[in-house]
Order: sequence, then C1' cells, then structure tokens
RNA sequence: GCGGCUCAGCGGGAGAGUACAGUCAAACAGACUGUCGCCGAAGGCGUAAUUACCCGGGAACGCUCAGGCAAAAGGACCGCGCAAGGUUA
Repeated sequence: GCGGCUCAGCGGGAGAGUACAGUCAAACAGACUGUCGCCGAAGGCGUAAUUACCCGGGAACGCUCAGGCAAAAGGACCGCGCAAGGUUA
C1' cells in the first nucleotide's frame, strides 16, 4: 500500500383482505381484541445439492413462529458507494 471486501447513505424493489364483528377514537383506509381467508423477499426454524469429516455449515427450496395483505412504513436482492476498518499483488 490502488482495486476487490465490510459499512453509513442514495436509487430500484414483489406477493397477499382498504375482510367481518366489538371497543376506543370520531375524519378513517387509524389503535386494540376476536373470527376466518391469504402472502413470503425482514428475522427465525428445517432441509437439498453440496461442504466438511468430530461437531457442524448450508438456498431465492419447504414451514409460516414472527412479520405482512389500500397508501405510508418495512422489504430479500440489485446498482452506486463518503469516512473508517480490514485484506492483499
């Protein structure tokens, strides 16, 4: 000690009920509780190929605990990427 890496931030970003009843509020498409119906791309759990050979790790696959089902917010992932860190020819 450039770049690749991590990360703040910015942009893009799907799916499914503006469901019904009650209470609060009184503007409701809001909050809470209950009832059914759904979604998967926060998280979580399980697992395949596989990796490893002690234990285990492991997906956008499965489950739907959690979360979500107008907008907003969130959102795996993709692109760009300050400062700083870290690694390295």
Molecule: Glycine riboswitch aptamer
Organism: Hydrogenophilaceae bacterium